Record summary: A computed fold for an 89-nucleotide RNA from uncultured Litorivivens sp., annotated as TPP riboswitch aptamer (THI element). Rfam family: TPP riboswitch aptamer (THI element). Gene Ontology term of the family: thiamine pyrophosphate binding.
[in-house]
RNA sequence: CUUGUCGGGGUGCCCGAGCAAUUUUGCUCAGGCUGAGAUUAACCCGCUGAACCUGACCUGGAUAAUGCCGGCGUAGGGAACAAGAAUAU
Numbered sequence: 001c002u003u004g005u006c007g008g009g010g011u012g013c014c015c016g017a018g019c020a021a022u023u024u025u026g027c028u029c030a031g032g033c034u035g036a037g038a039u040u041a042a043c044c045c046g047c048u049g050a051a052c053c054u055g056a057c058c059u060g061g062a063u064a065a066u067g068c069c070g071g072c073g074u075a076g077g078g079a080a081c082a083a084g085a086a087u088a089u
Base pairs, nucleotide, nucleotide: 001084002083003082004081005080006046007045008044009043012033013032014031016029017028018027019026020025052077053076054075058071059070060069061068
């Protein structure tokens, strides 16, 4: 580095229409934003671990709005074995 098997992980935000509740919330449909992925059956990641979770209803900035971007972050957690190949000693 590749393959196999196994394992880990995420469903956010907004406009419109409809329905329910009843004044702001839930559900459904369609569309928009970021992203590999926003539920797709695909994608990402597995200790050389920022995939993902916690802190966090955190913080600075931007945005129509949002973990959208940065900080926090040398923080605390976090899922692996086998076979093969190449290179170096």